[in-house]
Description: The RNA shown here (Glycine riboswitch aptamer) has 99 nucleotides and comes from Hyphomicrobium sp. The source organism's lineage runs through Bacteria, Alphaproteobacteria, Hyphomicrobiales, Hyphomicrobiaceae and Hyphomicrobium. The coordinates come from a structure-prediction model, not an experiment, and the mean pLDDT is 77. Rfam family: Glycine riboswitch aptamer. Its family is annotated with glycine biosynthetic process in the Gene Ontology.

RNA sequence: GAAAGGACUGCGGAAGAGUCCGGACAUCGUUCGCGAUGGUCCGGCGCCGAAGGAGCAACCGCCCCGGAAACUCUCAGGCAAAUGGACCGCAGUCUCACG
Numbered sequence: 001g002a003a004a005g006g007a008c009u010g011c012g013g014a015a016g017a018g019u020c021c022g023g024a025c026a027u028c029g030u031u032c033g034c035g036a037u038g039g040u041c042c043g044g045c046g047c048c049g050a051a052g053g054a055g056c057a058a059c060c061g062c063c064c065c066g067g068a069a070a071c072u073c074u075c076a077g078g079c080a081a082a083u084g085g086a087c088c089g090c091a092g093u094c095u096c097a098c099g
Base pairs, nucleotide, nucleotide: 001098005095006094007093008092009091010090011089012088013087018045020044021043022042023041024040025039026037027036028035029034046079047078048077052075053073054072055071059067060066061065
């Protein structure tokens, strides 16, 4: 000096599945019977897979053993919008094989 690669940051894109049922609280309205809520908490059932996590495995390796998925599970997370979101694209910073 420094490519591919790797890490981080910013911008953009990004799916699926109940805005379910019941209770309590709060707010508003009320004919004081009650009703409403993109709100908070608790319980229940159903469902989703693309944060994370776990399992098997094609395959790979330095072959004792280890690494390993968008597959599988659903602990966690999620099921109106918002948030989040694997992954993809662009840009920047750092690092690195190498010289």